[in-house]
RNA sequence: UAGAGGCGUACCUAGGGUUCCGCUGCAAGGUUCUUUAUGCAGGACUGGUCCAAGAGGUACAGGUGAUCGAUGGUUCUCCAUCCUCACUCCACGGCGGGAUAAAAACCCGGGAGAU
Numbered sequence: 001u002a003g004a005g006g007c008g009u010a011c012c013u014a015g016g017g018u019u020c021c022g023c024u025g026c027a028a029g030g031u032u033c034u035u036u037a038u039g040c041a042g043g044a045c046u047g048g049u050c051c052a053a054g055a056g057g058u059a060c061a062g063g064u065g066a067u068c069g070a071u072g073g074u075u076c077u078c079c080a081u082c083c084u085c086a087c088u089c090c091a092c093g094g095c096g097g098g099a100u101a102a103a104a105a106c107c108c109g110g111g112a113g114a115u
Base pairs, nucleotide, nucleotide: 008060009059010058011057012056015051016050020048021047022045023042024041025040026039027038062088063087064086065085066084069082070081071080072079073078090110092113096108097107098106
């Protein structure tokens, strides 16, 4: 200096906003009883639905390595598969832009930059 790898999915959480539900306020309709609904505004409304982490969690899968044994291939000896076990480390990070209803630790991005 260049290249490769550092991986994936699901369920959650920190967090996030406001399409829907709910809640709050205002207004209107209906009103014997009963039944069924509407509009506007509010996320510095706790919430439900929803979105959600490379550097958060759990599980599964994938990958790498190793011993005994089994099976198959090959016949110097190795290779492949199965079982079992082990490993799967480290990680400071803008501005700005993008999607969705909207926003975010989502995506651009293990980026730019720093060490």